[in-house]
RNA sequence: GCCUCGGUGGCGGAACUGGCAGACGCGCUGGACUCAAAAUCCAGUGAUGGCGACAUCGUGCGAGUUCGACUCUCGCCCGAGGCA
Numbered sequence: 001g002c003c004u005c006g007g008u009g010g011c012g013g014a015a016c017u018g019g020c021a022g023a024c025g026c027g028c029u030g031g032a033c034u035c036a037a038a039a040u041c042c043a044g045u046g047a048u049g050g051c052g053a054c055a056u057c058g059u060g061c062g063a064g065u066u067c068g069a070c071u072c073u074c075g076c077c078c079g080a081g082g083c084a
Base pairs, nucleotide, nucleotide: 001083002082003081004080005079006078007077010026011025012024019067027045028044029043030042031041032040046057047056048055049054060076061075062074063073064072
């Protein structure tokens, strides 16, 4: 330098015929149980603003296509593997 695959919450990891993004697990927070803990069970948990109802934003970064993009196209950044 070229080719392939990948980048989504605090972490792992789904969503792929373009149509409600954060499923599920871990972790964390609150509660139950216990003398107290552990284990187990229940509820909650993206960010910002708001007392709240809600509003806005959010899939590595920036553009494009589209009524609509994690998903398609282009450029760039980062990681893994391969070729030279």